[in-house]
RNA sequence: GCGGAUGGCUGGAUGACCGCGGCGCCUGGCGUCGAGGAAAGUCCGGACUCCACAAAGCACGGUGCCGGGUAACGCCCGGCGGGGGUAACCCCAGGGAUAGCGCCACAGAGAACAGACGGCCCGGCAGGUCCGGGUCACGGUGAAACGGUGGGGUAAGAGCCCACCGCGCGGGCGGCAACGCAAGCGGCAUGGCAAGCCCCACCGGGAGCAAUGCCAAAUAGGGACCCCGCGCCUGCAAAGGCUGGGAUGCUUGAACCCAAGGCGGUCCGGGUUGGCAGCUAGAGGGGCGUUGGCAACAGCGGCUCCAGAUGAAUGGUCAUCGGCUUGCGGGUAACCGCAAGACACAGAAUCCGGCUUACAGGCUAUCCGCGCAA
Numbered sequence: 001g002c003g004g005a006u007g008g009c010u011g012g013a014u015g016a017c018c019g020c021g022g023c024g025c026c027u028g029g030c031g032u033c034g035a036g037g038a039a040a041g042u043c044c045g046g047a048c049u050c051c052a053c054a055a056a057g058c059a060c061g062g063u064g065c066c067g068g069g070u071a072a073c074g075c076c077c078g079g080c081g082g083g084g085g086u087a088a089c090c091c092c093a094g095g096g097a098u099a100g101c102g103c104c105a106c107a108g109a110g111a112a113c114a115g116a117c118g119g120c121c122c123g124g125c126a127g128g129u130c131c132g133g134g135u136c137a138c139g140g141u142g143a144a145a146c147g148g149u150g151g152g153g154u155a156a157g158a159g160c161c162c163a164c165c166g167c168g169c170g171g172g173c174g175g176c177a178a179c180g181c182a183a184g185c186g187g188c189a190u191g192g193c194a195a196g197c198c199c200c201a202c203c204g205g206g207a208g209c210a211a212u213g214c215c216a217a218a219u220a221g222g223g224a225c226c227c228c229g230c231g232c233c234u235g236c237a238a239a240g241g242c243u244g245g246g247a248u249g250c251u252u253g254a255a256c257c258c259a260a261g262g263c264g265g266u267c268c269g270g271g272u273u274g275g276c277a278g279c280u281a282g283a284g285g286g287g288c289g290u291u292g293g294c295a296a297c298a299g300c301g302g303c304u305c306c307a308g309a310u311g312a313a314u315g316g317u318c319a320u321c322g323g324c325u326u327g328c329g330g331g332u333a334a335c336c337g338c339a340a341g342a343c344a345c346a347g348a349a350u351c352c353g354g355c356u357u358a359c360a361g362g363c364u365a366u367c368c369g370c371g372c373a374a
Stems, first nucleotide, its partner, number of pairs: 001370010012321007020034006036345001040356002043354005048208004055252004060204005065079005080094001081092004095199002100197002102193003117139002119135006147165006167186003172181003212277004222268005231242004243259004284305003288301005324341007
C1' cells in the first nucleotide's frame, strides 16, 4: 500500500421566528422536559392484571453436546465435537439408528446380510462367435455402492495376509464435564435419513393494558329453548352435614357455585361508545473508580439522566456550517477554490430482557493474507 475478517460509535450541528404536549411556578406569562438503534416483526422470556388453579397422571406443545451467566429464555459467554476457509474467522434444527415402524425417486447388475453390467482370468476349442466357471481390484450408473493407501500373494482378484490409517472393545492418564491422548487386543466390518413417525431427558395453566379497577349516566333486575339433578338429616330460625348436579383440554382429587325464585349451554333483544386510574423512578439508562472472573457478568462506591399522547403531542420556515455526489478550474500528488444537487432505515402507545429483519454516509479499534521499503 492492496485485499479480507471481527467489533464499537454516529447517522447531522448552530441560530432566529412561529407552533404543539407533560410537569412546575411568582399564571393574559415564565421555566423545564419531550420519538429509536432498530420505536419495526409479534418470534421467545418475564414483570403486572384477571380467570382457573392444592396435588398427581395423561394429552398437547417447546428445548436438546458440556460448563457458566441471567428474574427468565429458544438468549448471552466460554469450551467440546463436526464442516467451510491459506488464515484471521464463520456455520451447525449438535441426545438416541442395537426399542420399534417407515423412506432412499430416477439411473444402475445391485441401495442393506445387495450385486455380475462393461471388463479381467480359466476351460470347452487351434481361432472367431457362443457356452460354462471364478472375480468386484479397475471402469460405468448414482447423492450415496458393504472401509482407504501401499505391499505381498493369486490363473485373475479380494483383509486372503502384512504395515499405516480407520472402526470396535476393555483398562490407564488429563479435564468439573462434553471430550481428548498414548499404548494394547480384536472381528478385519452392521449404509444414510429422526428439520420422517418415534424413544429419552428437561421445561410449560389460559388470556392479555381493547388486561383490570373506580365514578357518572342510561336501560328491560329482559325473553326463548335445551341437558342433568329437583333430595335426606340436625335445628325455632339462620345455618351446618350428607347426597346429587355444574364449570376448568381429559381423569382422579381439592376448593367453588347450585339443589328451583337455579348452576350450565345455545339463540334473540335492550342500555352504556363519557370521565378518572392503570401511565411510567425501574430485574432503570449512561459515565467513572475498584474487587472477582478468560469472558458473559456479579459486588462495592459515588456522579448524572428520565416522553406519557388518547384520533393520538415531540413540528414548520429561513440562514449558516459540516459531511456526501456531480461538474469546472488550479496542482506531480496530497489537496484547494467555485457552482449545482440530493442527504439512509424509519415514528413511542403497559413496561422490560433478547432474537430476527431494514439501513445512504462518516469515524474508529484489533486481527489475517499478499507485496514493497528500512
Overview:
Predicted 3D model of a 374-nucleotide RNA (Bacterial RNase P class A) from Yoonia rhodophyticola. Rfam family: Bacterial RNase P class A. The family's RNA type in Rfam is ribozyme. A source record names the gene rnpB.